[in-house]
Context: one part of a larger RNA
RNA sequence: CUAUGGGCUUAAAGGGUGCGUAGGCGGACCCGUAAGUGUCUUGUGAAAGACCUCGGCUCAACCGAGGCAAGUCUUGGCAUACUACGGGUCUUGAGGUCGGCAGAGGCUGCCGGAACUCUAGGUGUAGCGGUGAAAUGCGUAGAUAUCUAGAGGAACGCCCAAGGCGAAGGCAGGCAACUGGGCCGAUUCUGACGCUGAGGCACGAAAGCGUGGGUAGCGAACGGGAUUAGAUACCCCGGUAGUCCACGCCGUAAACGAUGUGCACUAGAUUGUGGCGGCUCUGACGUCGUCACGGUCGAAGCUAAAGUGUUAAGUGCACCGCCUGGGGAGUACGGCCGCAAGGCUAAAACUC
Numbered sequence: 001c002u003a004u005g006g007g008c009u010u011a012a013a014g015g016g017u018g019c020g021u022a023g024g025c026g027g028a029c030c031c032g033u034a035a036g037u038g039u040c041u042u043g044u045g046a047a048a049g050a051c052c053u054c055g056g057c058u059c060a061a062c063c064g065a066g067g068c069a070a071g072u073c074u075u076g077g078c079a080u081a082c083u084a085c086g087g088g089u090c091u092u093g094a095g096g097u098c099g100g101c102a103g104a105g106g107c108u109g110c111c112g113g114a115a116c117u118c119u120a121g122g123u124g125u126a127g128c129g130g131u132g133a134a135a136u137g138c139g140u141a142g143a144u145a146u147c148u149a150g151a152g153g154a155a156c157g158c159c160c161a162a163g164g165c166g167a168a169g170g171c172a173g174g175c176a177a178c179u180g181g182g183c184c185g186a187u188u189c190u191g192a193c194g195c196u197g198a199g200g201c202a203c204g205a206a207a208g209c210g211u212g213g214g215u216a217g218c219g220a221a222c223g224g225g226a227u228u229a230g231a232u233a234c235c236c237c238g239g240u241a242g243u244c245c246a247c248g249c250c251g252u253a254a255a256c257g258a259u260g261u262g263c264a265c266u267a268g269a270u271u272g273u274g275g276c277g278g279c280u281c282u283g284a285c286g287u288c289g290u291c292a293c294g295g296u297c298g299a300a301g302c303u304a305a306a307g308u309g310u311u312a313a314g315u316g317c318a319c320c321g322c323c324u325g326g327g328g329a330g331u332a333c334g335g336c337c338g339c340a341a342g343g344c345u346a347a348a349a350c351u352c
Stems, first nucleotide, its partner, number of pairs: 006323003009306002014320001016203004023196003027090007035083002037079004043073001044071001051067006093193001094190003097186005105179002108176004112156001116152008127138002164171002208249006217243002222238004260319006268297012301308002325352003334345004
């Protein structure tokens, strides 16, 4: 290095997420073809060697004779279960249509109240603030407190939940417009249109970057006060970038369920959310059933154990990604990307 084997919740290992190209894999039934496949056959697969039998050197090594066998090969025939290819039919996979339903799903605009800071004015007077205790700080140029008016930016208390929605990141004041997805029901349609997905494309918290704006509070850096042996910290007083908006980058994360996606099968119990149906004269309520989603507890099984257990880490299939002792190192070099910060890909010497 390749093959085989074994693995990936926590030991090394699931790509941050989706869409999708090539490729791989693919539902039921019928007919055809006969490429794969099976079988027979033609030609060939030199000799020597190997193997079997027999023989020659006194044996053996060695040598001789005969035979068998050896290919993803080749010629033609036959078979048709499976795969493939062509044709036809089907509805259960998938999708559509119709009727309902829930939701912080996304985007844009408008509006609202609480709090906070600031500005102006009134009342009022010596303190306020802060801490373990203090001090820096603010205050007689009238602060803190309190009342009135105004300005501004950011975030939306209760409702709020084991709650909901989204592929993930994530999403929460109210209203409106635009818009994506999902679930349930149907006497409805298409007819395998499917699954996965190397590359690729898109999305992607926070921080950070570019240009312009905004800046109330908070607050890296920084200044000061304390603490301390010191205190480049923890505590306190200030405070710039940033946090906010628009547009453009960055492309990372304990991007976590540390658990890839899809399908099928394998005890239950309980609870929440959204539908549909039955029963109770109707109905709220209740109860039973059923579908989808979110939790908890558990049978069998699995697991090194912890645990997991129809939301599998059980039993299987399809496809992708990844792992192969620790350090060196997610580094160097090269390449690609980026304005930069850096990201992606990714070694070796040496060492234990």
The part of an RNA shown here (small-subunit ribosomal RNA, central domain) has 352 nucleotides and comes from a metagenome. It matches the Rfam family "Bacterial small subunit ribosomal RNA". Gene Ontology terms of the family: ribosome and structural constituent of ribosome. The full RNA is in RNAcentral, with records from SILVA.